[in-house]
A computed fold for a 1534-nucleotide RNA from a Thermoguttaceae bacterium, annotated as small-subunit ribosomal RNA.
The sequence is in RNAcentral, with records from ENA.
The coordinates come from a structure-prediction model, not an experiment, and the mean pLDDT is 83.
It matches the Rfam family "Bacterial small subunit ribosomal RNA".
RNA sequence: CAAUUGAAGGGUUUGAUCCUGGCUCAGAAUGAACGUUGGCGGCGUGGAUUAGGCAUGCAAGUCGUGCGAGAAGUCUUUUGCUUGCAUUAGACGGAAAGCGGCGAAAGGGAGAGUAACGCGUGGGUACCUACCUCCAGGUUCGGGAUAGCUGCGGGAAACUGCGGGUAAUACCGAAUGACAUCUCCGGAUCAAAGGUGUGAUUCCGCCUGGAGACGGGCCCGCGUCCUAUUAGCUUGUUGGUGGGGUAAUGGCUUACCAAGGCAAUGAUGGGUAUCGGGCGUGAGAGCGUGACCCGACUCACUGGGACUGAGACACUGCCCAGACACCUACGGGUGGCUGCAGUCGAGAAUCUUCGGCAAUGGGCGAAAGCCUGACCGAGCGACGCCGCGUGCGGGAUGAAGGCCCUCGGGUUGUAAACCGCUGUCAGUUGGGAGGAAAUCACAUGGGGUUCUCUCCAUGUGUUGACCUAUCUUCAGAGGAAGGACGGGCUAAGUUCGUGCCAGCAGCCGCGGUAAGACGAACCGUCCAAACGUUAUUCGGAAUUACUGGGCUUAAAGGGUGCGUAGGCGGCUCUGCAAGUUGGGUGUGAAAUCCCUCGGCUCAACCGAGGAAUGGCGCCCAAAACUGUGGAGCUCGAGGGAGACAGAGGUGAGUGGAACUUGUGGUGGAGCGGUGAAAUGCGUUGAUAUCACAAGGAACACCGGUGGCGAAAGCGGCUCACUGGGUCUCUUCUGACGCUGAGGCACGAAAGCUGGGGGAGCGAACGGGAUUAGAUACCCCGGUAGUCCCAGCUGUAAACGAUGAGCACUAGAUCGAAGGGUCCUCCAUAGCUUUUCGGUCGUAGCGAAAGUGUUAAGUGCUCCGCCUGGGGAGUAUGGUCGCAAGGCUGAAACUCAAAGGAAUUGACGGGGGCUCACACAAGCGGUGGAGGAUGUGGCUUAAUUCGAGGCUACGCGAAGAACCUUAUCCUGGACUUGACAUGCACGGAUGGGCCGCCUGAAAGGGAUGGUUCCUGCCUUCGGGUGAAACGUGCACAGGUGCUGCAUGGCUGUCGUCAGCUCGUGUCGUGAGAUGUCGGGUUAAGUCCCUUAACGAGCGAAACCCUUGUCACUAGUUGCCAGCGAGUCAUGUCGGGGACUCUAGUGAGACUGCCGGUGUUAAACCGGAGGAAGGUGGGGAUGACGUCAAGUCCUCAUGGCCUUUAUGUCCAGGGCUGCACACGUCCUACAAUGGCGCAUACAAAGGGAAGCGAACCUGCGAGGGCAAGCAAAUCCCAAAAAGUGCGCCUCAGUUCGGAUUGCAGGCUGCAACUCGCCUGCAUGAAGCCGGAAUCGCUAGUAAUCGCGGGUCAGCAUACCGCGGUGAAUGUGUUCCUGAGCCUUGUACACACCGCCCGUCAAGCCACGAAAGUGGGGGGCCGACGAAGUCGCCGAGCUAACCCUCUGGGAGGCAAGCGCCGAAUCGGAACUCCAUGAUUGGGACUAAGUCGUAACAAGGUAGCCGUAGGGGAACCUGCGGCUGGAUCACCUCCUUU
Repeated sequence: CAAUUGAAGGGUUUGAUCCUGGCUCAGAAUGAACGUUGGCGGCGUGGAUUAGGCAUGCAAGUCGUGCGAGAAGUCUUUUGCUUGCAUUAGACGGAAAGCGGCGAAAGGGAGAGUAACGCGUGGGUACCUACCUCCAGGUUCGGGAUAGCUGCGGGAAACUGCGGGUAAUACCGAAUGACAUCUCCGGAUCAAAGGUGUGAUUCCGCCUGGAGACGGGCCCGCGUCCUAUUAGCUUGUUGGUGGGGUAAUGGCUUACCAAGGCAAUGAUGGGUAUCGGGCGUGAGAGCGUGACCCGACUCACUGGGACUGAGACACUGCCCAGACACCUACGGGUGGCUGCAGUCGAGAAUCUUCGGCAAUGGGCGAAAGCCUGACCGAGCGACGCCGCGUGCGGGAUGAAGGCCCUCGGGUUGUAAACCGCUGUCAGUUGGGAGGAAAUCACAUGGGGUUCUCUCCAUGUGUUGACCUAUCUUCAGAGGAAGGACGGGCUAAGUUCGUGCCAGCAGCCGCGGUAAGACGAACCGUCCAAACGUUAUUCGGAAUUACUGGGCUUAAAGGGUGCGUAGGCGGCUCUGCAAGUUGGGUGUGAAAUCCCUCGGCUCAACCGAGGAAUGGCGCCCAAAACUGUGGAGCUCGAGGGAGACAGAGGUGAGUGGAACUUGUGGUGGAGCGGUGAAAUGCGUUGAUAUCACAAGGAACACCGGUGGCGAAAGCGGCUCACUGGGUCUCUUCUGACGCUGAGGCACGAAAGCUGGGGGAGCGAACGGGAUUAGAUACCCCGGUAGUCCCAGCUGUAAACGAUGAGCACUAGAUCGAAGGGUCCUCCAUAGCUUUUCGGUCGUAGCGAAAGUGUUAAGUGCUCCGCCUGGGGAGUAUGGUCGCAAGGCUGAAACUCAAAGGAAUUGACGGGGGCUCACACAAGCGGUGGAGGAUGUGGCUUAAUUCGAGGCUACGCGAAGAACCUUAUCCUGGACUUGACAUGCACGGAUGGGCCGCCUGAAAGGGAUGGUUCCUGCCUUCGGGUGAAACGUGCACAGGUGCUGCAUGGCUGUCGUCAGCUCGUGUCGUGAGAUGUCGGGUUAAGUCCCUUAACGAGCGAAACCCUUGUCACUAGUUGCCAGCGAGUCAUGUCGGGGACUCUAGUGAGACUGCCGGUGUUAAACCGGAGGAAGGUGGGGAUGACGUCAAGUCCUCAUGGCCUUUAUGUCCAGGGCUGCACACGUCCUACAAUGGCGCAUACAAAGGGAAGCGAACCUGCGAGGGCAAGCAAAUCCCAAAAAGUGCGCCUCAGUUCGGAUUGCAGGCUGCAACUCGCCUGCAUGAAGCCGGAAUCGCUAGUAAUCGCGGGUCAGCAUACCGCGGUGAAUGUGUUCCUGAGCCUUGUACACACCGCCCGUCAAGCCACGAAAGUGGGGGGCCGACGAAGUCGCCGAGCUAACCCUCUGGGAGGCAAGCGCCGAAUCGGAACUCCAUGAUUGGGACUAAGUCGUAACAAGGUAGCCGUAGGGGAACCUGCGGCUGGAUCACCUCCUUU
């Protein structure tokens, strides 16, 4: 110098958002344990569980300078002799034991008990204190015993009895006594020990008194866990007096007296627990904890007790009881590791039966010294902290190997190899500082007057269990790296395997065939002699909020008031000083933490000094505030006087309307009820209607976001009694106030008890309907109840989901009750003021919705309540109640959410607007018949595959006899293959054509002929091997799987009008706005308005076609005029006028007029025009949806197959037929059929083709054959139509199925299985049930023609033209769609979500006849040891006497009080278990229903009561946290 430097968040509820809220992670820590791994050292640390049991050894002794005695042994000596033994005497010696002193009460261990003056902190005193220090004084004279020892006994042992004799610093008496003690103040009482030494007043001791120090005892203030599901506890209890007791106060104890003492500030009881310094964590406040070290307490096998002593009720002392264990001769004894080691047990788990007193400390001793499991050290354990090492530098053919790969490469990776270097640690060799300084002995010198004593200095000698720093020798990179992790949080990824399996997981969550999440490999990341996991604590968590939270809707305001304790409290003056503030002082042990310095090489660790230790005590001071005493004040509060409003309350009386019933009259068949009905009532007269009577309940209009009340609640009128409120006057009191735990009172509806009453309504119940069922909704009845009186119950969505009070903080407006003022007066209006009730709204607040002077704003005071969801307002206990039930009120277990507000969608049996052949209005069909065709099903050896509501089903397939054709079936063959590319080898083997054998063919086999073909180079000899062939290898092939791995293509919503973006603005945000609103449109088309302004994809337009005209052109098309020719025809010359052909243009734009409309967009009407409001038609299909369809068009990832799932071939099948459905054709007939005659198209096709004319056949067709690659020729006849004739309503001259016979055509081949023709046959069917389809104009309907496919086969498909309607001008309904709005518990989005019973499995809990055990008390019995008291006839050394004895005193024995263990009893409480039983939680695909979310299809919910398989239903009262429509009221803007 310094010593207060410190604060992070993330994941997970949702489609997304904000909030609330829990769960979870990252950090630090531990006396830890477990898994894998493990080189060295230093410093620490290590039985946390059974205070369970313990073998063995050690852990407290010492003093001979207190005492008696004295073994072994040594030396000397005597005697005997078997010459090394015995023995005598003396000296030295000192073992073991004993008496005595001191110590043993310390040190060491543990935390069972204890919630307490136990501990902590701060005080106090009525007390004690051995050893130590200081001061004063003393230490005289005597006595009797007793251990040891010896003799004799008992006993297995432990141990013990009797006799004899002995010593002391052992014991006793006397003397002396005060500054001691007692005292009546006269007096009385009390002590001692010697030792050493030649020698002691002097050294070591002893005694008395005083003081100190150290240590303790006791008392007090404050602090010290949970529980009220423990609320009352206490009789020595609280106090007093006397006695006793203690070192000492005291009910500590005893007798008597009084009746107290403690408790909501939590007594008593229960549970748990040693406490503190500290330790862990944390920014702190706190929270958790009490290992090691230090202080205190308590304990020592369990319980009780005293003795000794300065000190104990004593860890290694004693007595008793008990449990346990051991010894025993069975008679009796012995023991206590919670000391150090060690052992067993239990446990996830915790060490050596080590060395030494060398150091430090302790006991004894004068000392030497002895003892010391205290201690110092070593050993074991990565248990913790700290340090060091496992090498360093160079080194790219970027080696090999591994892994990945787009096959190019990348990575492991300078990593290795290789080259050079170093030598820490470990190993080896040899040295070696230090922990040691004292004590003691000797010597010298000096001091203390004298000494045997002592102090100082110097020198010499003596002492290390254990550890070694450090130095050095040697050799050589040699001996030394792993663990976890790699989806996000969280640093770090690829491949393979697996296929909701195996497995992972802290949370979210991964895994169902392409897994960065499982397992493995490679690679990477983080730590490192460790790394992970588990457990626990704090943190993050502001998630118990003191610092620092909340309660309208998320959890949370008590149903309301009165009021006790408590808390809080207006203005002025004055005193005190408890709180408060300042200063001083004492204490707050040390260690720890922090700072500085220092010592180990550093660090951990250790040392020194300082700082700090929020606290408590004492002293001084201040007096603002709080408190408290006193004196006042009036604004809070209350009283008084005068007015006023009111469904405020209680009781009594009274009124009319309605209803029902009864009686009577009229009347005569229905009434009633519903969606529709029925049950019900009625000819014994209902309903309806009139009159009268009776009864009970409720009070229309007024009536109103009007009034009153604390809330519940209160409504006809009158009277009586009565509570509260408001205004005015400012007259009185003088803080009398606010809140309010407990407590008391009130408290809707339902319900209960007793007694009445009972009209209507109406749980339950009966019946009728509805329905799959209908324990409901609807209907007909109907009992409790609803009403009154007296009592009980005490709950509601008892709500403003908002506690009470006071104060402050913009306004506007409406209503109710009063007062004042202005205008000369009155009234109204206006202005103003007080109180009450509403709405809108500023700031602020809020997650938002919202709230906003009636706060959810800003503050203060007091009370109540919340802390994730479920379990559960349940269980249990208590308490209240007649009961129903209320109040208080958990846990186990389980989930990762549950929830609030708002957003975007989707949906609604919500609303509004609009559109569409959606409906309606029409026309024609389908569904019925026969047939065709597709599908399902069935069948089959096979009937290949796909498509499945709309959006599969005359679809893929624009045409299955073979082929097509498929893993279709049966059978036969081939294997580098039917097809492609490459490599190697062969060698001219090759190809075509004609042949042979076998065979159904494919194929196989052998092998002949023909020279018809065979590339390039060439020196013409040949070479090469492109092509082909054979063999082999790579590979080919697959209509095999996955359309849920994909591309591409397509369908559908839908030609619907939508879908988005940029910038800006609003919102915390998701998002909104734009895109809404008013008009308009086919249209998000356009216009206007507008926090929006613009833009894009769609719509429209551009494109094709068709409708009119013009121009140009004129063959194969055309022919008006001119000419030629023919029986006739544009046949010919010619022409371009027309038609037509095919190219270019024009035209249509709401352009013009009128009206409507906002001077708009636009709409309506009109003119002109070929065409009029997109002219008709086509192509064109936004963002997206359906995991829509297609792996069998094609392409393609992955998987599978390879003498087969590939390829080839023959035959069969795809055509199969009790049946069902879809789409069509033909019909049922006269608007028709048949026959004859006759007219008019468009668009197409044609060479392996179309095929005229002619001939032939009844015909299909055949024959011959012209023309035509086409505006030329052919197909080709158009048909309906028109004209004439027949048929005359019939199963027919309708209809044509089916079948027979005979033919034709195509084709290698028509059996399965083609088409056509002729003759014959002549079925069903007479217009079609429920239901359902298409169509708005050149459309429907109807008629025919052509084309593609194709050898042949068309009722299908794609096109073409002919004839040619009806109806609607609307949007109520069905369907679908668009926009706006609303509700939502949906978001896989209503094909959603979701409730309860029942059945199954599993888990925890409750109840239960009981059963077993624990705990602490109470009562009774018995009563050990022992203290105390009484007694003491037995025994008795010291003292006394008159002495064989007696006395005093003492002891044994006995008795009494108390008293542990034990036994018994009645209760309480806790735990475990229990047949059975109850609900609860959880569990991919169980059963029954559909309760809730939308108006959830009967709005839902709350309380209560009844009922029901279940969700639930119904009654009564309440709430909006109900949609929709209408009305009323209010507000805002102008």